[in-house]
RNA sequence: GAAGCGGGCCAGACCGCCGCUGGUGCGAUCUCGGAAACGAGGCACUGGAGGAAGGUCCGGACUGCACAGGGCGGCGUAGCAGCUAACGGCUGUCCACCGUGAGGUGAGGAUCAGAGCAACAGAGACGAGCCGAUUCAGUUCGGGUGAAACGGGCAAUCUCUACGCGCAGCAACACCAAAUAGGCCAGCGUUGAUGUGGCUCCGCGGAGCUGGCGGGUAGGUGGCAUCGAGCCAUGCAGCGAUGCAUGGCCCAGAGGAAUGGCGGUCACAUCCAGGAAACUGGAUGCACAGAAUCCGGCCUAUCGGCUCGCUUCACAC
RNA sequence: ACGGCUAUAGCUCAGUGGACUAGCAGCACCGCGCUACGAACGCGGAGGUCGGACGUUCGAAUCGUCCUAGCCGUACCA
Numbered sequence: 001g002a003a004g005c006g007g008g009c010c011a012g013a014c015c016g017c018c019g020c021u022g023g024u025g026c027g028a029u030c031u032c033g034g035a036a037a038c039g040a041g042g043c044a045c046u047g048g049a050g051g052a053a054g055g056u057c058c059g060g061a062c063u064g065c066a067c068a069g070g071g072c073g074g075c076g077u078a079g080c081a082g083c084u085a086a087c088g089g090c091u092g093u094c095c096a097c098c099g100u101g102a103g104g105u106g107a108g109g110a111u112c113a114g115a116g117c118a119a120c121a122g123a124g125a126c127g128a129g130c131c132g133a134u135u136c137a138g139u140u141c142g143g144g145u146g147a148a149a150c151g152g153g154c155a156a157u158c159u160c161u162a163c164g165c166g167c168a169g170c171a172a173c174a175c176c177a178a179a180u181a182g183g184c185c186a187g188c189g190u191u192g193a194u195g196u197g198g199c200u201c202c203g204c205g206g207a208g209c210u211g212g213c214g215g216g217u218a219g220g221u222g223g224c225a226u227c228g229a230g231c232c233a234u235g236c237a238g239c240g241a242u243g244c245a246u247g248g249c250c251c252a253g254a255g256g257a258a259u260g261g262c263g264g265u266c267a268c269a270u271c272c273a274g275g276a277a278a279c280u281g282g283a284u285g286c287a288c289a290g291a292a293u294c295c296g297g298c299c300u301a302u303c304g305g306c307u308c309g310c311u312u313c314a315c316a317c
Numbered sequence: 318a319c320g321g322c323u324a325u326a327g328c329u330c331a332g333u334g335g336a337c338u339a340g341c342a343g344c345a346c347c348g349c350g351c352u353a354c355g356a357a358c359g360c361g362g363a364g365g366u367c368g369g370a371c372g373u374u375c376g377a378a379u380c381g382u383c384c385u386a387g388c389c390g391u392a393c394c395a
Stems, first nucleotide, its partner, number of pairs: 001313010012266007020048007030041004050288001054299002057297005062169004069201004074165005079093005094108001095106004109160002114158002116154002126151001130143004173222004183213006195204002215394003230249008268285007318391007327344003330340001335375001346362005368384005
């Protein structure tokens, strides 16, 4: 210098004006919307998208289900050891494959439990036999084809083994307000139903349940977002994932859904014009994408740029 | 938020590991015939990355994983 491999980070910066939305304090105790529950309104200060907020593929928190015991079924995972609240995630390591290498990928339990599958070609395709030669003797050797020829292959075919899983999901759930034809018909039920979101037994529980026809409301508050598996820094333990200790910080929160617009300066990229060049002027652009109960992962999308470590090749010393 | 499903020729569909180089399916399309001309009818023909990528397998439309696009269902009272 060229080509690569593996990590980490950024996602334009600053100023002014006008808005949107959350919180705190003060003030009004009034006004407006609404049938009501309830919501909105002033001023000051202050917070306001992401590395994926995305797909909803896993795992948990949380909430409810008359607490979840046995059997059958169902679903998931799969070398070994560890981390973690948990995981199908992550770390280390063994093995296999790919790469000259740095490294990368792996759905890597079992085919001596059983079943199933194998087109075409080929004599024969999972049952052992068949053909040729040979031998005392199925004794030994060979057999065009084909992915595979007698010994196996496929469990991303059923299955078996080990381990795990109660079910549902913020449209969970709690409360408030309003309303009705609070109705009619059929079936089941105190000889115990419906329920305990697959079935069944046992247990629990104790008066309703199911279907059809018809009717009503489709509003509000909490859950919900200042205390968390939280973030930052330092130290210690560990190869590492990670854990512990100390100090500091408070960091979006709506409910048809806020996080925006305009102007200016600087920076970056592309194009055009001028210039010998340094550069000057102008125009355009700045990815993927946008929180919806919260958190840990995975996967996918992503213009451009910064940085650390390492490998191979070439050259110079 | 949760659950279920679809994608194969221009359109609607069949095909659920091999005889598939996917259909003798219907409509549409092209050519010829018939007709004065057209439709209908008859004969013949063409048309495909099986939504995309990667994998499992000897072999994939079919099995697995991840994406893409689209569709459907789920409120409460009584």